[in-house]
RNA sequence: GCUGCUGUAGCUCAGUGGUAGAGCACUUCCUUGGUAAGGAAGAGGUCGCGGGUUCAAUUCCCAUCAGCAGCU
Numbered sequence: 001g002c003u004g005c006u007g008u009a010g011c012u013c014a015g016u017g018g019u020a021g022a023g024c025a026c027u028u029c030c031u032u033g034g035u036a037a038g039g040a041a042g043a044g045g046u047c048g049c050g051g052g053u054u055c056a057a058u059u060c061c062c063a064u065c066a067g068c069a070g071c072u
Stems, first nucleotide, its partner, number of pairs: 001071007010024004018055001026042005048064001050062003
C1' cells in the first nucleotide's frame, strides 16, 4: 500500500428498511431477625464519525476513524 471482518446501554451480545432489545451489572421496593438467593418496578443508547439514497436508515451506498486478520 491492497483486501476482508468488527464497531449498538457500564460489560458481553442480538436486531439486515417502519418509534432499539436481552443477559449480567446499577437504583428503589417486597420477602428475611440479618445476609445470600428469589420477586416487582425503574434509570441508562444522537447504533464509531461525516455525507448520500429513501416518505422513512442501526439496516442500503460512499468516504473516514479505531481495532483485528490476511496479502504484498